[in-house]
RNA sequence: CGGGUCAACCGGGUGGUCGCGCCUCAGCUUCGGCUGAGGGGAGGAAAGUCCGCUCUCCAUAGGGUACGGUGCUAGCUAACGGCUAGGCGGGGUAACCCGACGGCCAGUGCAACAGAGAAGUGUAUUGCCCGGAAACGGGCGAGGGUGAAACGGCGGUGUAAGAGACCACCAGCGCGGGCAGUGAUGUCCGCGGCUGGGCAAACCCCACCGGGAGCAAGGCCGAGCAGGCGCAUUGGGGCGUCCCGUCCCGCAAAAAGCGCCGGGUGUGCUGCUUGACUCCAUCUGGUAACGGAUGGGGCAGAUAGAUGACCACCACCCCACAAGGGGUACAGAAAGCGGCUUAUAGGUUGGCCCGGACA
RNA sequence: CGGGGCGUGGCGCAGUCCGGUAGCGUGCUUGAAUGGGGUUCAAGAGGUCGACGGUUCGAAUCCGUCCGCCCCGA
Numbered sequence: 001c002g003g004g005u006c007a008a009c010c011g012g013g014u015g016g017u018c019g020c021g022c023c024u025c026a027g028c029u030u031c032g033g034c035u036g037a038g039g040g041g042a043g044g045a046a047a048g049u050c051c052g053c054u055c056u057c058c059a060u061a062g063g064g065u066a067c068g069g070u071g072c073u074a075g076c077u078a079a080c081g082g083c084u085a086g087g088c089g090g091g092g093u094a095a096c097c098c099g100a101c102g103g104c105c106a107g108u109g110c111a112a113c114a115g116a117g118a119a120g121u122g123u124a125u126u127g128c129c130c131g132g133a134a135a136c137g138g139g140c141g142a143g144g145g146u147g148a149a150a151c152g153g154c155g156g157u158g159u160a161a162g163a164g165a166c167c168a169c170c171a172g173c174g175c176g177g178g179c180a181g182u183g184a185u186g187u188c189c190g191c192g193g194c195u196g197g198g199c200a201a202a203c204c205c206c207a208c209c210g211g212g213a214g215c216a217a218g219g220c221c222g223a224g225c226a227g228g229c230g231c232a233u234u235g236g237g238g239c240g241u242c243c244c245g246u247c248c249c250g251c252a253a254a255a256a257g258c259g260c261c262g263g264g265u266g267u268g269c270u271g272c273u274u275g276a277c278u279c280c281a282u283c284u285g286g287u288a289a290c291g292g293a294u295g296g297g298g299c300a301g302a303u304a305g306a307u308g309a310c311c312a313c314c315a316c317c318c319c320a321c322a323a324g325g326g327g328u329a330c331a332g333a334a335a336g337c338g339g340c341u342u343a344u345a346g347g348u349u350g351g352c353c354c355g356g357a358c359a
Numbered sequence: 360c361g362g363g364g365c366g367u368g369g370c371g372c373a374g375u376c377c378g379g380u381a382g383c384g385u386g387c388u389u390g391a392a393u394g395g396g397g398u399u400c401a402a403g404a405g406g407u408c409g410a411c412g413g414u415u416c417g418a419a420u421c422c423g424u425c426c427g428c429c430c431c432g433a
């Protein structure tokens, strides 16, 4: 210098004029508000709603079952399908990246077409060998062929020809043991001819987790409307799969009560935003994720939904010789929080790897 | 704001649970029958199964992530 890889960050700035919704204070008020001053007012994803929780209601939130989810190991965390570190497998020259990565000798199932034969201790088209004149009979699984997949590889012994039929070596599997490691796992030794393949993002098995619904949850006030039906004896109903269990109502009345269906109203108030919050500095435990201590700073809450518009200068990009012209991504809070995923013009910084050149 | 469902020829739908050939009706094209049209008959064309990625020998179907549409809820 070129190429690559990983991580962190910014994602327009300043000034002026006019405006929008929130809070506090002061003044005025016909109590509806108005005026003035001050403060703070979108994001890294506020998005998708894919996970996890807080919170609220279901009286309580128990056991089993069904259903759903997760799936190498150890840790972090309020929790998680998230994150960190490690193991194993795969890709890359490397830095580094990717992986739903428990179990098909518990059981059941699937494998179209092609092919002789497709999972059971399976197959014989071509072919090889023996007998036979031939037809054919018997033996065989090495070579060819089909297929995504053909039942270990290679060399030898053996044989009529062959074959783990037998032997040495190698690969895999299973069993037993030693060592290292918290563990996943790694490594070494011995035994067994054991060679029994694939699919669990097929049913399923194993381990662990999950009660349901959601801020239009839920509560208060006001206004408004139209009622109908069910409820008794081993009754009706709730715990939103069911059972157990438990709780509520009930005793001849459907007036009140409980439940179901239907109708009405809809932000006036609350929940509502200061919380597992976030940032900075110092010290500290840990490889890290993350945690602890001290000090300091910051934090929007609308309800048809505010957070904006214009002008000037500057910054960056594109077009143009120039004058000048055009543009500045994705997007946007709605109970809150932790993650993941997806979208994103352009730019800044740093670590590492590979190649080349020069000293 | 929250919850649920759907996407397959031009249109309306099966097939998805339990993976292997994409099918039905209607419409379209050509031909026949008719003097002509309709009806009818025969033949035919037309599909990246919303998009992308993964699992698998193989995906409309199983899994994940996006896109679009519809419905419900005080």
Stems, first nucleotide, its partner, number of pairs: 001355010012314007020041001022039007043330001047341002050339005055214004062244003067210005072086005087101001088099004102205002107203002109199002120151001126143001127140005152170002155167003171195002173192008218270003227261005235249005277298009315328005360432007369385004379416001387403005409425005

Predicted 3D model of RNase P RNA and transfer RNA as a complex of 433 nucleotides.
Its mean pLDDT, the model's own confidence on a scale to 100, is 77.
It holds a member of the Rfam family "Bacterial RNase P class A". By type it is a ribozyme.